[in-house]
Formats: sequence, structure tokens, C1' cells
RNA sequence: GGGCCUAUAGUUUAGUGGCAAAAUAAGUCGAUGGCAUCGACUAGUCGGCAGUUCAAUUCUGCCUAGGUCCA
Repeated sequence: GGGCCUAUAGUUUAGUGGCAAAAUAAGUCGAUGGCAUCGACUAGUCGGCAGUUCAAUUCUGCCUAGGUCCA
């Protein structure tokens, strides 16, 4: 330098054109004399910029970061 893959909540991941989700972590409340634990509830997320589309986390291009292969 070139090819390919990946990027989603604090963490690990699912989702794949039409409401963004699970576990865990965090907070509030309840049960307990208290802790642990359990239950209910709450907040929190699609790497960035453009394009296509009525509508993009999803499709396309470029960039950024990581991985892998070739030179």
C1' cells in the first nucleotide's frame, strides 16, 4: 500500500428497512431489626460524515478505530 471482517446501554451480546431489546451492572421503592437475597419500577445505547428511501441500527460510499490475510 491492497483485499476481507467487525463497531448497538458502564460490560457481554441479540436484532437487520417501519416502537431499539436481553442478561448483568447503576438508581428508587417494598419484603427483613439490619445485611445478603428476592420482587416491582426507573434511567441509560445503534463509531463519524454524506447518499438512496415516505422511512436507515439495517442498504451504498468515504473516514476513524480494531482484527485478519497478501505484498
Molecule: transfer RNA
Organism: Candidatus Berkelbacteria bacterium CG_4_10_14_0_8_um_filter_42_34